[in-house]
RNA sequence: CGAGACCGCUGGGCAAUCGCGCGCCUAACGGCGUGAGGAAAGUCCGGGCUUCCCAGGGCAGCGUGCAGGAUAACGUCCUGUCGGGGUCACUCGAAGGAAAGUGCCACAGAAACAAACCGCCGAUUCGGUAACGGGUCGGUAAGGGUGAAAUCGUGAGGUAAGAGCUCACGGGGUGUCGCGGAGACGCGCGCCCGGGUAAACCCCACGCGAAGCAAGAUCGCUCGAUCCCGUUCGAGAUUCGUCUCGGGCUCGGCGGCCCGCCGAUACGAGCUAAAUCGCACCGAGAUGUGCGGUAACGCGCAUCCCAGAGAGAUGGUUGCCGUCGGCUGCGGGUUUUCCCGUGGUCGACACAGAAUCCGGCUUAUAGGCGAUCUCGAUCC
Numbered sequence: 001c002g003a004g005a006c007c008g009c010u011g012g013g014c015a016a017u018c019g020c021g022c023g024c025c026u027a028a029c030g031g032c033g034u035g036a037g038g039a040a041a042g043u044c045c046g047g048g049c050u051u052c053c054c055a056g057g058g059c060a061g062c063g064u065g066c067a068g069g070a071u072a073a074c075g076u077c078c079u080g081u082c083g084g085g086g087u088c089a090c091u092c093g094a095a096g097g098a099a100a101g102u103g104c105c106a107c108a109g110a111a112a113c114a115a116a117c118c119g120c121c122g123a124u125u126c127g128g129u130a131a132c133g134g135g136u137c138g139g140u141a142a143g144g145g146u147g148a149a150a151u152c153g154u155g156a157g158g159u160a161a162g163a164g165c166u167c168a169c170g171g172g173g174u175g176u177c178g179c180g181g182a183g184a185c186g187c188g189c190g191c192c193c194g195g196g197u198a199a200a201c202c203c204c205a206c207g208c209g210a211a212g213c214a215a216g217a218u219c220g221c222u223c224g225a226u227c228c229c230g231u232u233c234g235a236g237a238u239u240c241g242u243c244u245c246g247g248g249c250u251c252g253g254c255g256g257c258c259c260g261c262c263g264a265u266a267c268g269a270g271c272u273a274a275a276u277c278g279c280a281c282c283g284a285g286a287u288g289u290g291c292g293g294u295a296a297c298g299c300g301c302a303u304c305c306c307a308g309a310g311a312g313a314u315g316g317u318u319g320c321c322g323u324c325g326g327c328u329g330c331g332g333g334u335u336u337u338c339c340c341g342u343g344g345u346c347g348a349c350a351c352a353g354a355a356u357c358c359g360g361c362u363u364a365u366a367g368g369c370g371a372u373c374u375c376g377a378u379c380c
Base pairs, nucleotide, nucleotide: 001376002375003374004373005372007370008369009368010367012321013320014319015318016317017316018315020035021034022033023032024031025030037351041362042361044360045359046358047357048356049212050211051210052209056259057258058257059256061208062207063206064205065204066080067079068078069077070076081095082093083092084091085090096203097202101201102200103197104196105195117144118143119140120139121138122137123136124135125134126133127132152170153169154168155167156166157165171193172192173191174190175189177188178187179186180185216277217276218275220271221270222269223268224267225265230249231248232247233246234245235244236243237242251263252262253261254260285304286303287302288301289300290299291298292297322349323348324347325346326345327344328343329342330341331340332339333338
């Protein structure tokens, strides 16, 4: 100097003028303070909070899926392990099980839980002077062909020709083996060698109530159903007529079902006050800093309060500045391209907008600034 990787900040500023929402003060006029994001978007996850009276067991269903941590929790994040990509910095992973079982691997190909199309070798026979060609039997899977994948791969030896048949080095599977590690795993040694697929069904481990601020709360009304009644079992009392208590049958509620539990207005349906609250200053809050930790993060101290509408405010206008791009004048560095400084002129200024509130993930984003790391070239 060029190319890349990863992270952070910002994403317009100032002044004047007019106008909005909320809070506080004022008798009023008016004054003071404050007012849209890093994603407010998507609604993909997790919660706080609200309602279903309370609380269990099982089945089904759903979610997660390497290890250890962080967190209120998560499918998120951090640090590792293994695998894919990349020269590298880094990055991606739907990362448990195929030796529990059932499926699927189209077409092509001889053959995809099995096998010989072309071929190679041997024996024998026919034709032929011979070379060579054909038939039959046996051996073969190294070579060729098909395919995403075909008896693990490469090489050597061996063989009639071959083949893990033998050996070396690798690959895959596996071991109640040795060593290291908290662990996932790594290294070594032994044994075995047709595969893939679970983002197919399935198996295993762990976890999970439902609905959601249009949740709900505050005022009520109407209707229905159940209870009451009836029936049955048990216990007690009895004036022997019966009565009382408890349970079952019946009804309702507890996510879908079963068991179990609870209940007599804690059930179901409809309507209403269209008012107030929920609703923003106690927040898993923000900023700075110390300590611990590789880190995510945790603990402590100090300071601060930073929207709250309800068809929905947070804005309009003017001027100057800023940033970027095109063209261009001057000066400098330069072989040119180009770069730096300073002027002129024209144009442009990203994605986008709170609605119960938070923690993440994903997507969109003109530009500007900064830190760290990797690769290449040149110079010292």